This is a predicted structure of a 377-nucleotide RNA (Bacterial RNase P class A) from a Chloroflexota bacterium. Rfam family: Bacterial RNase P class A. The family's RNA type in Rfam is ribozyme. Rfam's curators write: Ribonuclease P (RNase P) is a ubiquitous endoribonuclease, found in archaea, bacteria and eukarya as well as chloroplasts and mitochondria. Its best characterised activity is the generation of mature 5'-ends of tRNAs by cleaving the 5'-leader elements of precursor-tRNAs. Cellular RNase Ps are ribonucleoproteins. RNA from bacterial RNase Ps retains its catalytic activity in the absence of the protein subunit, i.e. it is a ribozyme. Of the family's consensus pairs, 95% are formed in the model. The sequence was found by an Rfam model in a public genome assembly.
[in-house]
RNA sequence: CUAGGUAAUUGGAUGACCGCCGGUGUACUUAUGUUCACGGGAGGAAAGUCCGAACUCCACCGGACAGAGUGCCGGCUAACGGCCGGGCGAUGUGAAUCGACGGAAAGUGCCACAGAAACGAUACCGCCUAAGUAUUUUCGAAUACCGGUAAGGGUGAAAUGGUGUGGUAAGAGCGCACCGGCGUCUUGGUAACAAGGCGGCCGAGGUAAACCCCACUCGGAGCAAGACCAAAUAUGGAAGCAUUAGAGUGUUCGGCUCAGCUUCCGGGUAGGUCGCUGGAAAUGAUAGGCAACUAUCAUUGUAGAUGGAUGGUCAUCACUGUAUUUUCUUGGGCAAGGAAUACAGUACAGGAUUCGGCUUAUAGAUUACCUAGCAGC
Repeated sequence: CUAGGUAAUUGGAUGACCGCCGGUGUACUUAUGUUCACGGGAGGAAAGUCCGAACUCCACCGGACAGAGUGCCGGCUAACGGCCGGGCGAUGUGAAUCGACGGAAAGUGCCACAGAAACGAUACCGCCUAAGUAUUUUCGAAUACCGGUAAGGGUGAAAUGGUGUGGUAAGAGCGCACCGGCGUCUUGGUAACAAGGCGGCCGAGGUAAACCCCACUCGGAGCAAGACCAAAUAUGGAAGCAUUAGAGUGUUCGGCUCAGCUUCCGGGUAGGUCGCUGGAAAUGAUAGGCAACUAUCAUUGUAGAUGGAUGGUCAUCACUGUAUUUUCUUGGGCAAGGAAUACAGUACAGGAUUCGGCUUAUAGAUUACCUAGCAGC
């Protein structure tokens, strides 16, 4: 200098005029309200509605089942499918990134086509002819049957752990060496796991993001929740069930509470107030911890709309890109940087109960650390 990785910050500013929402105060007003002054007025994702909760309601409590979720180990958290650290595996030269990461020896299912054969195997091309039977014989053997084999070849993503070697009639973990899996022991580690020793144990492979098994967790509905006030209507109609086998936010059992429950037709209201912003809050310092985070102290008080507010115009500056001119460095030239002028552009995008996360979108500008390459000193 170039290219990458990780973690963050910011993502326009100022002035003038006009306009909007809410707060505080003053004055006026029968009330509704009006005038003036002073402050305040969107986001890192407000998006997605994917998770978890706080809060509200269903009087409910306990057990079982169903259903759903998660799935290596250890921590953090109110909790989570989140975060941090570690292990193993994969990708990358690397910094790093990703993981739907329990179990295939409980069972069931699937693996097209090809191939002899794809869960209990079998022999397509082959190899052997030891042992046994028969025939022939030039007495060396040959042929046939029976039999042995899965080492070689072929098919395939995958075919009786792999490579080599000895042995065998030919072969095969049949023996041996190295490697792989599995089992067991020792050591280290809280653990996942790692290293080493021993063992011929090798059960034919894969698939659970197939059913399933195992472990852990889980009431339901949701601010359009819900509470209150005012007003209006028809002290409406019909059917079924029930007074202990009905209702009580999945089913069922038990307890407990209530006396009604379910369905259909029809009518009235749809106005106002609260919920509505102080939260497991944010920022800073100190201490502990590898970290996530925790504790203590201090500081701050930052929209609350409801057909839904924060906008519009003008000017200047800033940043980015392109073009032209000029200046410095210089013997000359190119390039780079600076300056001036002109033109164009300035991302993703807008609350609605509130938080903790994840995921997605994002023109640019800036910072720190790490990795790789090149060149110079």